[in-house]
RNA sequence: AGGUCAGUAGCUCAACUGGUAGAGCGCCGGUCUCCAAAGCCGGAGGCAGGGGUUCGAAUCCCGUCUGGCCUGCCA
Numbered sequence: 001a002g003g004u005c006a007g008u009a010g011c012u013c014a015a016c017u018g019g020u021a022g023a024g025c026g027c028c029g030g031u032c033u034c035c036a037a038a039g040c041c042g043g044a045g046g047c048a049g050g051g052g053u054u055c056g057a058a059u060c061c062c063g064u065c066u067g068g069c070c071u072g073c074c075a
């Protein structure tokens, strides 16, 4: 320098070829209990960042950033 994969909630991951972003664990509150844990009920919280296309973008297109892998160049 080129190619390729990934970036979504605090963590691990989904979102079915564009149409209201979800799950498990964790966190907060409630219930239960003599207290706590477990169970049950409820809640908060996110699309790496910029631009474009579109009525509508996590999804499509083009840069930027971060990380992994492969190839090449110089020394």
Base pairs, nucleotide, nucleotide: 001071002070003069004068005067006066007065010025011024012023013022019055027043028042029041030040031039048064050062051061052060
This is a predicted structure of a 75-nucleotide RNA (transfer RNA) from a Desulfomonilaceae bacterium. It matches the Rfam family "tRNA". About the family: Transfer RNA (tRNA) molecules are approximately 80 nucleotides in length. RNAcentral holds the sequence, with entries from ENA. Model confidence (mean pLDDT): 82 of 100.